[in-house]
C1' cells in the first nucleotide's frame, strides 16, 4: 500500500428485513438477626458515523472510523 473478521445495554455476547434480546452487573421489594445466596419486579441502547435500497433495515449495498489478524 492490499486483503478478511469485528463493532448491538455498564461488561461479555445472541438477533440470516416486520420494527431489539440473553447471561453478568445495577436499582427496587421480598427473605435474613446483618450480610452471601435466593425469588419477583424495574431502569438501562440515536444497533460505530454518512449515504443507498426496500411499503419496512441491526441484518442487504457503498464510502467513512476505530480494533484486530493475515499478506506485501
Nucleotide at each position: 500500500g492490499g486483503a478478511g473478521c469485528a463493532u448491538u445495554a455498564g461488561c461479555u455476547c445472541a438477533g440470516a428485513g416486520g420494527a431489539a434480546g440473553a447471561g453478568c452487573g445495577c436499582u427496587u421489594g421480598g427473605u435474613u438477626g446483618c450480610g452471601a445466596a435466593c425469588c419477583a419486579a424495574g431502569a438501562g441502547g440515536u444497533c460505530g458515523g454518512a449515504g443507498g435500497u426496500u411499503c419496512g433495515a441491526g441484518u442487504c449495498c457503498u464510502c467513512c472510523a476505530u480494533g484486530u489478524u493475515c499478506c506485501a